Small-subunit ribosomal RNA, central domain from an uncultured Candidatus Peribacteria bacterium, 350 nucleotides, folded computationally. The prediction has a mean pLDDT of 86. It matches the Rfam family "Bacterial small subunit ribosomal RNA". Rfam links the family to the GO terms structural constituent of ribosome and ribosome.
[in-house]
Context: one part of a larger RNA
C1' cells in the first nucleotide's frame, strides 16, 4: 500500500464557525465532458498464447496467426454523473403567534454564617485528638448580648429537572443581549451536509500589573505518630482562592462513544408546547412535536453491553489506529514574559 478499524483491546480534534475541496433533493426539456457500443489507424523487434517445423528429445531456434494494454479520430446512445434553461415544495431558511429556561454581559440590592473590632454580662478554663500535644486565656479567654467593618459563598427551594457549541451556569431585581421549542402553511425555492489551511471560544492551576484578602489553604514553621515519616491527624500559615485588564491554551476537557441525513417492536417516568374527547374548571383519558432518564424486542457485539438519544441498518464528509519499550521524548521549527504548548522522529531494545 490493499485493507481492517477506533465505548473498555492502539485510534474521534476540547467545542464551534467556516471560505477551497467532497458529497448533494423531486420534475421537464436540450448538450454530449464523464460513461457505452461500433469502425478505422496505431500500438518497432524480441518477450506472452495457440498452431506447425528444425537440431535423436527437451531445454533452444524458426514460422504463421492471435493476442495485450492504451492513445487518436469519426459515427451512434442519452439511462446514470456533469452541465444549460425552466418549474416544485417534502430539505434549508424567512415570517407571524404563543411559551419554556441557573444562557451571556453590566448595574444595583438582600439575608444567613465564619474572623475581627468595640462595650457589657461573666471566670477559669477553652480548643483539639483515636489519645495527647504545640497553640489560646487572669494583661480577663471560651460562652452569652448588642453595636460595627469586611470579603466570599448563596442553605431549603432542588429533581434521573432546566440552559448552552462545549468549556460551563444557581440569592433576588433591573437594563441590554445571543439561542431553542410548538403551532400556522403566509413567503423564498435546494439557498443543503461536512468541512485540510485558518478563525473564535475554552475548567482548573499558572504568568504580568493594579487592586482586594473574611475564610480556605499548595510552599513553609511548630506539635504528634513512626524505625524512620520530607506524609496522612493536629495548631499556625505565604503564594493562591476574589476583583479589573492582558497572557497560557491545556484535563479522566469523558457519553472515554465526530458531524449530518433516512430507516428499523414496545414499555415506563419526567420538561416544553400543541390537537381531541370530557369536563363549569382543573385532575384523568387518548394523540402530535422537541428534549432528558430507566427497562428491553429484532439486530450488532470478543463479552460486557448497545439497541428511536444505537454500539443495529444504510449514505456522505471530516479526524485519528497500525506489536512494548525508547517517547508524545530529540533535533527543528511556530507560539509564548516564562512555565511550556503544538508538530513530531530515529539508533537501540524486547
Nucleotide at each position: 500500500u490493499u485493507g481492517g478499524g477506533c465505548g473498555u483491546a492502539a485510534a474521534g480534534c476540547g467545542u464551534c464557525c467556516g471560505g477551497a475541496g467532497g458529497c448533494g433533493g423531486c420534475g421537464a426539456a436540450g448538450c454530449a465532458a464523464g460513461u457505452u457500443g461500433g469502425a478505422u489507424g496505431u500500438u518497432a523487434a524480441a518477450u506472452a498464447u495457440u498452431g506447425u517445423g528444425g537440431c535423436u528429445c527437451a531445454a533452444c531456434c524458426a514460422u504463421a496467426a492471435u493476442g495485450c494494454u492504451g492513445c487518436a479520430u469519426c459515427c451512434a446512445a442519452a439511462a446514470c454523473u456533469g452541465u444549460u434553461u425552466u418549474g416544485c415544495u417534502a430539505g434549508a431558511g424567512a415570517c407571524a403567534u404563543u411559551c419554556a429556561a441557573a444562557g451571556g454581559c453590566a448595574a444595583g440590592u438582600g439575608g444567613a454564617a465564619u474572623u475581627c473590632u468595640g462595650u457589657g454580662u461573666g471566670u477559669a478554663g477553652g480548643g483539639g485528638u483515636a489519645a495527647a500535644a504545640u497553640c489560646c486565656g487572669u494583661a480577663g479567654a471560651u460562652a452569652c448580648a448588642c453595636a460595627g467593618a469586611g470579603g466570599a459563598a448563596c442553605a431549603c427551594c432542588a429533581a434521573a429537572a432546566g440552559c448552552g457549541a462545549a468549556g460551563g451556569c444557581a440569592g433576588c431585581u433591573u437594563g441590554c443581549u445571543a439561542g431553542g421549542a410548538a403551532u400556522g402553511u403566509u413567503c423564498u425555492g435546494a439557498c443543503g451536509c461536512u468541512c485540510a489551511u485558518g478563525g473564535a471560544c475554552g475548567a482548573a492551576a499558572g504568568c504580568g500589573u493594579g487592586g482586594g484578602g473574611a475564610g480556605c489553604g499548595a510552599a513553609c514553621g511548630g506539635g504528634a505518630u513512626u524505625a524512620g515519616a520530607u506524609a496522612c491527624c493536629c495548631c499556625g500559615g505565604u503564594a493562591g482562592u476574589c476583583c479589573a485588564c492582558g497572557c497560557c491554551g491545556u484535563a479522566a476537557a469523558c457519553u472515554u462513544u465526530g458531524a449530518a441525513c433516512a430507516c428499523u417492536a414496545g414499555g415506563u417516568g419526567u420538561u416544553g408546547a400543541g390537537g381531541g374527547a370530557c369536563u363549569c374548571g382543573a385532575u384523568c383519558c387518548u394523540u402530535u412535536c422537541a428534549g432528558u432518564g430507566c427497562c428491553g424486542a429484532c439486530g450488532c457485539u470478543a463479552a460486557c453491553g448497545c439497541a428511536u438519544u444505537a454500539a443495529g441498518u444504510g449514505u456522505u464528509c471530516c479526524g485519528c489506529c497500525u506489536g512494548g519499550g525508547g517517547a508524545g521524548u530529540a533535533c527543528g521549527a511556530a507560539c509564548g514574559c516564562a512555565a511550556g504548548u503544538u508538530u513530531a522522529a530515529a539508533a537501540c531494545u524486547c